Model confidence (mean pLDDT): 81 of 100. A computed fold for a 73-nucleotide RNA from Oryctolagus cuniculus, annotated as transfer RNA. NCBI's taxonomy places the organism under Eukaryota, Deuterostomia, Teleostomi, Theria, Oryctolagus. Rfam family: tRNA. A source record names the gene tRNA-Phe-GAA-7-1. The RNAcentral record of the sequence draws on GtRNAdb and Rfam.
RNA sequence: GCUGAAAUUGCUCAGUUGGGAGAGCAUUAGAUUGAAGAUCCAAAGUUACCUGGUUCAAUCCCAGGUUUCAGCA
Numbered sequence: 001g002c003u004g005a006a007a008u009u010g011c012u013c014a015g016u017u018g019g020g021a022g023a024g025c026a027u028u029a030g031a032u033u034g035a036a037g038a039u040c041c042a043a044a045g046u047u048a049c050c051u052g053g054u055u056c057a058a059u060c061c062c063a064g065g066u067u068u069c070a071g072c073a
Base pairs, nucleotide, nucleotide: 001072002071003070004069005068006067007066010025011024012023013022019056027043028042030040031039049065050064051063052062053061
């Protein structure tokens, strides 16, 4: 330099090929226990990498950019 993939809560990830943002772990509170762990229940937390466009409506489609990873040279 070229090609491809990825970016979603503190971490690991899913997601419908357009309409309600979710799971597990972690955190907090409660139950339980002499206490802790395990278990059960509940809660908080993310406007989705950024900008613009299409659309009544975008995590999803389009364009550009940023970062990371892989391959080729």